[in-house]
The RNA shown here (c-di-GMP-I riboswitch aptamer) has 76 nucleotides and comes from Blautia obeum.
It matches the Rfam family "c-di-GMP-I riboswitch aptamer". Rfam's curators write: GEMM was predicted in a large-scale screen for bacterial structured RNA regulatory elements. Genes associated with GEMM are involved in a diverse array of functions, including chemotaxis regulation, signal transduction, secretion and chitin.
The model forms 94% of the base pairs in the Rfam consensus.
The organism belongs to Blautia, within Bacteria.
RNA sequence: GAAAAUAAUUGGCAAAGCAGACGAAAGUCUGUGACGCAAAGCUAUAGGGCCUGUAAAAUGGCAGCCAGUUGCAUAA
Numbered sequence: 001g002a003a004a005a006u007a008a009u010u011g012g013c014a015a016a017g018c019a020g021a022c023g024a025a026a027g028u029c030u031g032u033g034a035c036g037c038a039a040a041g042c043u044a045u046a047g048g049g050c051c052u053g054u055a056a057a058a059u060g061g062c063a064g065c066c067a068g069u070u071g072c073a074u075a076a
Stems, first nucleotide, its partner, number of pairs: 006073001012037002017032006035064001041069003047066002049062003
């Protein structure tokens, strides 16, 4: 110096619910809230899967399902 792991430290994110708005819906945004998270950062036709919708068909949606990719700290 790098990799892996996750004790400590600095911090970070924000589930459900509630209020308002958008949307056909799934769901999203803002505020509040805090269940939890070592990536709960990013990636959604061009990895899988799930949800809504349709007679059927998603370039509709979900990254806090798996996966890919990038990154902070540093005892043993």